[in-house]
RNA sequence: AGAGUUUGAUCCUGGCUCAGGAUGAACGCUGGCGGCGUGCUUAACACAUGCAAGUCGAACGUGAAGAGCGCAGCAAUGUGCUCUGAAAGUGGCAAACGGGUGAGUAACACGUAGAUACCUGCCUUCGAGUGGGGGAUAACCACGGGAAACUGUGGCUAAUACCGCAUGGUCUUCUUUUUGCGGGAGCAAUGAGAAGUAAAGCUUUAUGUGCUCGGAGAGGGGUCUGCGCCCGAUUAGCUGGUUGGUGAGGUAACGGCUCACCAAGGCGGAUAUCGGUAGCUGGUCUGAGAGGACGAUCAGCCACACGGGAACUGAGACACGGUCCCGACUCCUACGGGGGGCAGCAGUGAGGAAUAUUGGACAAUGGACGCAAGUCUGACCCAGCAACGCCGCGUGGAGGACGAAGGCUUUCGGGUUGUAAACUCCUUUUGUGGGGGACAAGCAAGGAUGGUACCCCAAGAAUCAGUCACGGCUAACUACGUGCCAGCAGCCGCGGUAAUACGUAGGUGACGAGCGUUAUCCGGAAUUAUUGGGCGUAAAGCGCACGCAAGCGGUUUGGCAAGUCUGACGUGAAAUCUCCUAGCUUAACUGGGAGCGGUCGUUGGAAACUGCCAAGCUUGAGGCGAUGAGAGGGUGCAGAAUUCCCGGUGUAGUGGUGGAAUGCGUAGAGAUCGGGGGGAAUACCUGUGGCGAAAGCGGCACCCUGGCGUCGUUCUGACGCUCAUGUGCGAAAGCGUGGGGAGCGAACGGGAUUAGAUACCCCGGUAGUCCACGCUGUAAACGAUGAACACUAGGUGUAGGCGGUGUCAAAGCCGUCUGUGCCAAAGCCAACGCGUUAAGUGUUCCGCCUGGGAAGUACGGCCGCAAGGCUAAAACUCAAAGGAAUUGACGGGGACCCGCACAAGCAGCGGAGCGUGUGGUUUAAUUCGAUGCGACACGAAGAACCUUACCUGGGUUUGACAUGCUGGUAGUAGUGAAGCGAAAGCGGAACGACCCUUCGGGGAGCCAGCACAGGUGCUGCAUGGCUGUCGUCAGCUCGUGUCGUGAGAUGUUGGGUUAAGUCCCGCAACGAGCGCAACCCCUAUUGCUAGUUACACGUGUCUAGCGAGACUGCCGGUAUCAAGCCGGAGGAAGGUGGGGACGAUGUCAGGUCAGCAUGGCCUUUAUAUCCAGGGCUACUCACACGCUACAAUGGGCAGUACAAUGGGAAGCGAACGGGCGACCGGAAGCGAAUCCUAUCAAAGCUGUUCGUAGUUCAGAUUGCAGGCUGCAACUCGCCUGCAUGAAGCCGGAGUUGCUAGUAAACGCAGGUCAGCUAUACUGCGUUGAAUACGUUCCCGGGUCUUGUACACACCGCCCGUCACGUCAUGGAAGUUGGUAACACCUGAAGUCGGUGACCGAACCGGUGCAUAACCGGGAGGAGCUGCCUAGGGUGGGACUGAUGACUGGGACGAAGUCGUAACAAGGUAGCCG
Repeated sequence: AGAGUUUGAUCCUGGCUCAGGAUGAACGCUGGCGGCGUGCUUAACACAUGCAAGUCGAACGUGAAGAGCGCAGCAAUGUGCUCUGAAAGUGGCAAACGGGUGAGUAACACGUAGAUACCUGCCUUCGAGUGGGGGAUAACCACGGGAAACUGUGGCUAAUACCGCAUGGUCUUCUUUUUGCGGGAGCAAUGAGAAGUAAAGCUUUAUGUGCUCGGAGAGGGGUCUGCGCCCGAUUAGCUGGUUGGUGAGGUAACGGCUCACCAAGGCGGAUAUCGGUAGCUGGUCUGAGAGGACGAUCAGCCACACGGGAACUGAGACACGGUCCCGACUCCUACGGGGGGCAGCAGUGAGGAAUAUUGGACAAUGGACGCAAGUCUGACCCAGCAACGCCGCGUGGAGGACGAAGGCUUUCGGGUUGUAAACUCCUUUUGUGGGGGACAAGCAAGGAUGGUACCCCAAGAAUCAGUCACGGCUAACUACGUGCCAGCAGCCGCGGUAAUACGUAGGUGACGAGCGUUAUCCGGAAUUAUUGGGCGUAAAGCGCACGCAAGCGGUUUGGCAAGUCUGACGUGAAAUCUCCUAGCUUAACUGGGAGCGGUCGUUGGAAACUGCCAAGCUUGAGGCGAUGAGAGGGUGCAGAAUUCCCGGUGUAGUGGUGGAAUGCGUAGAGAUCGGGGGGAAUACCUGUGGCGAAAGCGGCACCCUGGCGUCGUUCUGACGCUCAUGUGCGAAAGCGUGGGGAGCGAACGGGAUUAGAUACCCCGGUAGUCCACGCUGUAAACGAUGAACACUAGGUGUAGGCGGUGUCAAAGCCGUCUGUGCCAAAGCCAACGCGUUAAGUGUUCCGCCUGGGAAGUACGGCCGCAAGGCUAAAACUCAAAGGAAUUGACGGGGACCCGCACAAGCAGCGGAGCGUGUGGUUUAAUUCGAUGCGACACGAAGAACCUUACCUGGGUUUGACAUGCUGGUAGUAGUGAAGCGAAAGCGGAACGACCCUUCGGGGAGCCAGCACAGGUGCUGCAUGGCUGUCGUCAGCUCGUGUCGUGAGAUGUUGGGUUAAGUCCCGCAACGAGCGCAACCCCUAUUGCUAGUUACACGUGUCUAGCGAGACUGCCGGUAUCAAGCCGGAGGAAGGUGGGGACGAUGUCAGGUCAGCAUGGCCUUUAUAUCCAGGGCUACUCACACGCUACAAUGGGCAGUACAAUGGGAAGCGAACGGGCGACCGGAAGCGAAUCCUAUCAAAGCUGUUCGUAGUUCAGAUUGCAGGCUGCAACUCGCCUGCAUGAAGCCGGAGUUGCUAGUAAACGCAGGUCAGCUAUACUGCGUUGAAUACGUUCCCGGGUCUUGUACACACCGCCCGUCACGUCAUGGAAGUUGGUAACACCUGAAGUCGGUGACCGAACCGGUGCAUAACCGGGAGGAGCUGCCUAGGGUGGGACUGAUGACUGGGACGAAGUCGUAACAAGGUAGCCG
């Protein structure tokens, strides 16, 4: 740092996905050790049990129990004193810390920087003091109540408990003096006076420790303020103690904190209020950073302690392990009443994917109490569990084969696992056994951890490797299995018989005591863009304007210093982070030092820029004067046309269309003439001309009015630009009310078209279109381009003005300003394109965008009479959607050109019969393949057996055939009689060998066995080769250069020309290759040579070899005077002379595994092989290719003429003879220019007959008799003769071939082959035409161009309804929860207040001798009560969730249904409202 994925390919836009890092994690597989950390993220759910806050006898009174010493007593025992001292109690301090949790909280809660109207136990320090009294009370005792918890009455008692008195200051309050500060209110210090208020003692007797009052400090806390601090506007208004004042109360303290009165304020677009979510921070993770996400552990702050409320005590609490009350839950109960609060540490249940021990010790650190010893301490220190994380170590090290075995693979040679192992030598971390043994503990004791770390010794390679991946991204490949199945998958995508993508194995890669998966965060993502994006066409400029707030703002000078820049100081806790360094063997970890870190604060300075203040300026802006153009906006008149009415003339049609029909018309239309009515719109001029902000505006005239341009030695003096919210204008359609209504014309009716036609076309026609007033507020309202200003080459039109020149006046020319077009430079852009009218370069402001679909939809709100508009989501779903350009393909787009493509012709096919092939059907089998052109007389150049692959039946199993190995083999190989059998085969009498030899044997053969053979079995979609087709069409490419970001283009396009990308010219191209043509073969003319077998000599004919000839060479015309074309001459032949071979790059996964070859799969007593018989020849039917005909241009008969190519030895076969004939007999000649086929032929010609008929046409079918081939003609051959004599009288729609020696007609030959079903195929000659105006149309092809949403390429793509399934969602009569307010009622505990007839030790007063007793007062209190209030109740609303018959649309789903809307002119151009 990037990569994959939209396309046939490209560039761009844009989303999705991946590689990285991280975690309090979880899950799967696996698991050796140690160190350091971490460990309920869920139910702030409920909790059994134990522990977590006590301590002080040096504050106090008791004092169980024990010991000692006494006394009494015989003793039991009682009693006194002393010591130790449990336990409870009074009192003090602590319990407000420490520990937990994150529910609530969007807040001065937190962070940061400040402020002060305050308080502060213990601690430090300073000053002063500690005198003298009093009355109670718990414990305890007695008697009660109660199940218990607990509690009542009476009595005794102490204090550092409680209460007076005294003394008292720099304390408090009041009065007052002086000084300082301040504008002042006042504040501070100070002096004086008055009043008021303190104390506690204890003991081990000390420089003890407490206590009281006051000052100061430290540390801690309270309160206030600036700034910072999440999302939602589909939450826009909120607020009654509310905002402020005066006074009072209250508090430690300021304050509406509370109350009375007064005023009516306060907050809010710089986001109040409301709703949702959330503890905040230091920091953590990530990132280059800016940022983003998070807020476990550790640290600071806050909040909470079962839910809610309240106060008490106290220095401190409204208090986790305190109190009271309400509520829920739970436990005990004798039913009367009581107890409880793990979000302390362990632990349990529950929830959950998920998170540990009911451990040790106070040794250390810290805390509470204590003078101290000490006690307490689940804080803390340790241990246990967990790979949860980070870090470190190990599972051995060295040597060891051109390489063991095994595994895997293989082209069978090998390769690989692999120096890996074995083996040799060595070591001992870890582990095991044994021994020693800490630091942590300053100076005495004290070590839970711990017999731990660490050290030493011993034996022994001994005890220890997995996980994931291996198609691309992304490092790593093979085999087998599977066969769109099973499965994989982060994205793209794999899997349908050769899967590097599934599963397994081997191998490999990565990491390693871990590895992978899942979840989440950041990154990559410049994919919210401050750094750092965009808006013509990809998503995105509001339809247009005005304009408040807000943002921004010309020029000069002076001042200020808010922003800005800078110095110093303060602070930014520690930890963390970075750097340096140190300690644990290293590291993690930990310690030390430094640094970093703010939009912070204080203070000093600077004055350029911004800002503010002041004074100016004129160029921005505006005004004034002069002048100009204009469909700019509002009221009357006009003419043409349409239509209607009236009248005249006039007669049968008119109108309309692709063609028609509906319609109108004999009741007189249409046509034509005259008159009249009415409405709407204004031809020509008219112009990428004008005006307007846009929408928009068009006859003429008039009035009112807005804006704009030009010119000016004029005035003001920044008055400006943009503009959220807001306001106005705003096409068409639509709505309301009232008019109007000619034409046009949704809806509707009719006629056509059509498979249908709710359309396109036609005839009618209502709303509407028009006017007035009002509403609506949207359009593809577009330049798809916001407004303003400035700058940056030109050229050329056009509209309006001004100046100069010119002229009599003009035109014209030059210059300039404004508007409106085209072309183009630089620049920009993904490209297209834009280009002074910017999409260039900059500035300012506004609006808008962030993948496609769902959706501009739902819900909510606002607007509207309605229609509807504005604002505007989500669930779910896809991996794309999209822009521009490229190459193709396609078009019921265009241009040009070609072809027997059409046309013009000739002959046919399609109808009949027959032959052959195919489909179908049948069958035991009818073997297989070929299936539009490009399968169907095709493979097959020839199925009776064979062929033969098929079927039935019968045999064989190393095999019918090949190779190797092993063993055997003398009556062996081979020949093979009888017998069985359909044959194959079984059987085996008899006969009976060969080659080489070193003489041992070897080879061949045969038999048995092992390897293997064999397969026309499958896959032509695994292949080679061959081949068809487009197409003998003129195309297809390359190198270099150039253009383009690129795919690509150029060349190859253009103008001509050609059969041709053939050639010429031009040209950013220049050349080249494969194709075309030519070179090759045949043929037409001719020369020469040679002539066998040709020919009557010899030449010519002929045969076969070498040559010549034709090249647009020549002439004329035409052409760019190029290529070429037209015509002509000459010539056998003339413009590639005719024919053939020859088939570019490629297309069709075309055809062929059955011609051959071949990978893989399958089969192996069978899918192999042999044999017999059957089948491929079936037969209702359909198609294809043919033959023969339908007759007189013919048939029959008779006569007669003329070819060429071929073939021949298991062959062709003559003459001659026989037979009506097929044919037979016969044998000459010939391996063939010799002989045979073969007199070579037929149509032809001559003559004759038939006379238009199912015939003297046609010959199918059938019978009989023969011939030939062949082991064999039944299924199933051909030929001959006689007889029989079917359909058929020229063929519907449609369709084929052919342009000259061609079509048509005629016969001949050959291959295959024993024979043949050949009418087929391949050749050969004979006779021998017609027609082509032409390229509109059909088919196919080529080139250029255009459109495209196609690229499997139009047999393409694709839309909507309906039907079925799944999913999420809206509405809905309702139903049922939650939340926060509000109104009213009720109202616990409690503070405060009122009252207090009841209670009332200490103090006061009185009576009293009195310290007794009594009376009165009094602080205070019980009780009652007022306000407030948790909670409860009732009520109507608000917000929100779940659910709901039914219903709406949406998304997705296999090859469903109906149509064909869109993409090409998509067949009616499309699209927006």